[in-house]
Molecule: transfer RNA
Organism: Mycolicibacterium mageritense
RNA sequence: CGCUCCGUAGCUCAGUUGGCAGAGCCCCGCGCUCAUAACGCGGAAGUCGCGGGUUCGAGUCCCGCCGGAGCAAC
Numbered sequence: 001c002g003c004u005c006c007g008u009a010g011c012u013c014a015g016u017u018g019g020c021a022g023a024g025c026c027c028c029g030c031g032c033u034c035a036u037a038a039c040g041c042g043g044a045a046g047u048c049g050c051g052g053g054u055u056c057g058a059g060u061c062c063c064g065c066c067g068g069a070g071c072a073a074c
Stems, first nucleotide, its partner, number of pairs: 002071006010025004019056001027043005049065005
């Protein structure tokens, strides 16, 4: 240098027809308990890696760049 895959909440990941951004864990509050854990209820948490394009509309499609993993070559 070439090819493939991945990048979404603090962490692990969904989002498969382009049409309201989600789940679990963690964290905060409340309930329950003599108390803690467990359990139940509620809440907070997002520049969807960065920039541009297409579109009425982009996490999703296209281009470039950055980072990670793998393959091939040297």